[in-house]
RNA sequence: GAAAAGGGCAAACCUGUCGAAAGGCGGGGACGCAAAGCCAACGGAUCUAAGGUGGAGUUGAUCCACUACGAUGGCCGGGUUACCGAA
Numbered sequence: 001g002a003a004a005a006g007g008g009c010a011a012a013c014c015u016g017u018c019g020a021a022a023g024g025c026g027g028g029g030a031c032g033c034a035a036a037g038c039c040a041a042c043g044g045a046u047c048u049a050a051g052g053u054g055g056a057g058u059u060g061a062u063c064c065a066c067u068a069c070g071a072u073g074g075c076c077g078g079g080u081u082a083c084c085g086a087a
Base pairs, nucleotide, nucleotide: 001084008033009032013028014027015026016025017024018023031074037080038079039078042077043076044075045072046071047070051067052066053065054064055063056062
């Protein structure tokens, strides 16, 4: 990050599976991506709330709120590794 070359990854959705969930993994599938490779214990942001805490409910069932060393790297910054090679 222009032209190309070799290519690479894979959104939504469908499906199987794990998970309380968010979401992950496998198969199909391509919206897109010059890092859409890796790092979530570098900083922020967002998502979930099993468990915990508080409240409501006479009790109980249940409901509400808060909470992440749970999750998202295809949310951003940052770190790190890599193919090609004009300005």